[in-house]
RNA sequence: GCGGGACUCGUAUAGUGGUAGUACACCAGCUUCCCAAGCUGGUAGCGCGAGUUCGAUUCUCGUGUCCCGCU
Numbered sequence: 001g002c003g004g005g006a007c008u009c010g011u012a013u014a015g016u017g018g019u020a021g022u023a024c025a026c027c028a029g030c031u032u033c034c035c036a037a038g039c040u041g042g043u044a045g046c047g048c049g050a051g052u053u054c055g056a057u058u059c060u061c062g063u064g065u066c067c068c069g070c071u
Base pairs, nucleotide, nucleotide: 001070002069003068004067005066006065007064010024011023012022013021018054026042027041028040029039030038047063048062049061050060051059
C1' cells in the first nucleotide's frame, strides 16, 4: 500500500428497514434478627459524520479504533 471482519446499556451478547431485547452488575421494594441467597419492579445503550428513505442499529459513502490476511 491492497483486501476482509468487528464496533449495540458499566460488562458479555442477540437483533439486520417500522417502539432495541437477554444475562450479570447497579438502584428501589418484598422476604430475613442481620448478611447472603431468592422474588418483583426500575434506570441505562446502536463508534463518529454525511447520503438514500415516509422511516436507518439495519442499506450506501467517508472516517476512527481494534483484529486477520496479502504485498
The prediction has a mean pLDDT of 81. This is a predicted structure of a 71-nucleotide RNA (transfer RNA) from Candidatus Magasanikbacteria bacterium CG10_big_fil_rev_8_21_14_0_10_47_10. Lineage of the source: Bacteria > Bacteria candidate phyla > Candidatus Magasanikiibacteriota.